[in-house]
Context: one part of a larger RNA
Molecule: large-subunit ribosomal RNA, domain IV
Organism: Acidobacteriota bacterium
This record gives sequence, C1' cells and structure tokens, in this order.
RNA sequence: CGCUUGCUCAGGAACUAGGCACAUUAACCCCGUAACUUCGGGAGAAGGGGUGCCCCGCUAGGGUUUAUAGCCCGAAGGGGCCGCAGUGAAUCGCGCUCUGCGACUGUUUAACAAAAACUCAGCUCUCUGCUAAGUCGAAUACGACGUAUAGGGGGUGACACCUGCCCGGUGCCGGAAGGUUAAAGGGAGGGCUUAUCCCGCGAAAGCGGGAGAAGGCUUGAUCUGAAGCCCCGGUGAACGGCGGCCGUAACUAUAACGGUCCUAAGGUAGCGAAAUUCCUUGUCGGGUAAGUUCCGACCUGCACGAAUGGUGUAACGAUAGAGCGACUGUCUUGGCAAGCGGCUCG
Repeated sequence: CGCUUGCUCAGGAACUAGGCACAUUAACCCCGUAACUUCGGGAGAAGGGGUGCCCCGCUAGGGUUUAUAGCCCGAAGGGGCCGCAGUGAAUCGCGCUCUGCGACUGUUUAACAAAAACUCAGCUCUCUGCUAAGUCGAAUACGACGUAUAGGGGGUGACACCUGCCCGGUGCCGGAAGGUUAAAGGGAGGGCUUAUCCCGCGAAAGCGGGAGAAGGCUUGAUCUGAAGCCCCGGUGAACGGCGGCCGUAACUAUAACGGUCCUAAGGUAGCGAAAUUCCUUGUCGGGUAAGUUCCGACCUGCACGAAUGGUGUAACGAUAGAGCGACUGUCUUGGCAAGCGGCUCG
C1' cells in the first nucleotide's frame, strides 16, 4: 500500500451523473392512522407506547373429554426483584410527498437490456351456415366429436368520459348498361408446292421464264367470346389524410368579422415547452441562500390529437424523474483496530 471486516470527535449528502454503497428501520401486543378511492382498498399508512424475572395463581377464560376427573393453552390486573440495557444474542420493513409511463398478477433478450417492450381481461372490425372458414408438401389429420353465446384473422388494450371531418388516391364490398379483353369458335384472304398450259433459245435432248386446278403444308382479317380492368355506387375501430395569403373594433394590442386562392376534406373534444418544443435554461408562479432537472400555469403545437386510440384514473411496479424526514465514513478528512496479502529476513 491492497483486499475483507469492525469502530470513529464535530458536521450530516457538503460526495456523486445519481444517496451508488453503507447506515437507519425491524419481532410480538396495545393505541392510533390522511388525501384519494373502482368503497375492496390506501394501511404494517404515518405516528406513539409496552415487552425480563418472582409471587398472588391450578387467575378470568378457552381446548380436549361422557365427565363438574385429569391434562394442556392462557390474557388482563395487583405486588415485588435486578441490570446501563428485558424482541438483553441471532433471525427480523426505512418512511413520506409530487409527477411520467404501463391498469393490474404474469412474460422476455440462457451468458452486457426486465422495461414504458410482449401478454392480458375488456372493446371493436372482418371472415366462416358446416364437406365451415382457416392450417398442412400430399394424405391421414387439426379446427371439433365444436356449429355464429362457435371457430379463424386484424387492430386496440382494465375501468370512466369519449372517439370529430374527408371515400379524391389505395384496399375491400356491391353493381351490371357500355368500352377493352384470353383460350376457343370461325374462316374472308394470303404464301409454298405442281398435273397442265403459255413464252424465249435450241435441229433435238434440254435450259430459262410466266400463269396455275385439285390436294397437302402454312399463315390468317371482320365477327362471337368470361372474369378482370375502365366505369357506377358504398365503406375509416380499412391503408391513410385533416391548408395558405390579406384586411378589419373609438388608446394600443388582438381579431368575434370580411375578402381571396387551393383542397377529397382542411384537426373537432381533450391535452399541450410534453418519453413529442428546434429556437430554449421560452415566460410566470412554487420549492432552494442559490434549481439547464422537478411541480403548477400560459399557448408562439419547428413537428399533439382521438382504438397506428385521446384525456383522466384508485390499486399495483427490483419502472423513470423531482423533493422531504430519518440515517449514516458518500463526503469535509482523515484516524484507529483485526484478519489475509504485499514488503524484509530465512
């Protein structure tokens, strides 16, 4: 000097990103216990007091039992005794307040993340009439020996109050008049082939050119032709979206009001510097001697907003932020002690 422990004057978070860690608290009995609340809770809230041993005493009362027999448990009260100290050691909650998020119990990244993530009961949309929809590579099979109070899928996420406007785009549902349109049907016409015929050259054999029936091969238009798409409607707890400029009131300021452009429609209620606010440590108030955090407001919402749910909310949380009390070697700032190392000698 290090590690693991124990103690510590005065102060008591001044430490630090942050009370991390430590300390405090602690058992049982009695008293007492707020806001809020879904009336269950909150609550062991908080905050106080008591506790040993001996005697009265086989206390009152209770249990067992057929039993007034035995045995066992056992307050409260009275009297007394000892110590610094009686849950005499050990085991054995620190508490309170405000706020965010998530209702809750639960689940998760085996081995850096336990959470505000996942799940959840509840709510809602949608599909499915049974040989159900759906799952599976086929089949068996599952769904289900179920039958719409059932089953599958999507979203939201207890509860309370609610959930606004837009169907132009995309999706889905419905419609069938018209347009477009596949295979197929159909076959107008075209091409190749050539029996034959014609023309040229040649004495002939033959060579070159042209026309061309039937058949074969091939190509093929108008036309007929479903769903789909175009089209016409509906639909947002479907995917999604929810404006700009200018002027105006008898102080000023502001604009209930007006004009204009654009749009499918221009953000309603509620909330708001927020887990969302850049400017920003916004401004005001509270708390502190002093507060970029916190709480309450304001609204100028860069860029909240209604089941990609909005706003509240008792209870709950090894959750996140802020504060208070108690407590302490976290600190001022060190010191002492023990054990084990280090160091010296061997």